Transfer RNA from a Frankiales bacterium, 73 nucleotides, folded computationally. NCBI's taxonomy places the organism under Bacteria, Bacillati, Actinomycetota, Actinomycetes, Frankiales. It matches the Rfam family "tRNA". By type it is a transfer RNA.

[in-house]
RNA sequence: GCCCCCGUAGCUCAGCGGAUAGAGCGACCGGUUUCUACCCGGUUGGUCGGGAGUUCGAGUCUCUCCGGGGGCA
Numbered sequence: 001g002c003c004c005c006c007g008u009a010g011c012u013c014a015g016c017g018g019a020u021a022g023a024g025c026g027a028c029c030g031g032u033u034u035c036u037a038c039c040c041g042g043u044u045g046g047u048c049g050g051g052a053g054u055u056c057g058a059g060u061c062u063c064u065c066c067g068g069g070g071g072c073a
Base pairs, nucleotide, nucleotide: 001072002071003070004069005068006067007066010025011024012023013022018056026044027043028042029041030040031039049065050064051063052062053061
């Protein structure tokens, strides 16, 4: 330098172009317990990496930039 993949909650990840973007774990509060843990209930959660475009409508499609990983040279 060229090609491919990835970027969504604190972490690990879902999410046929159409509902208010979700799950598990975590954190916090409460219940249970003599206490802790387990368990149960609730709460907390996001500029969907940045920008532009297409579209009635974009996390999803296109372009560009940034970051990470891999391959070729």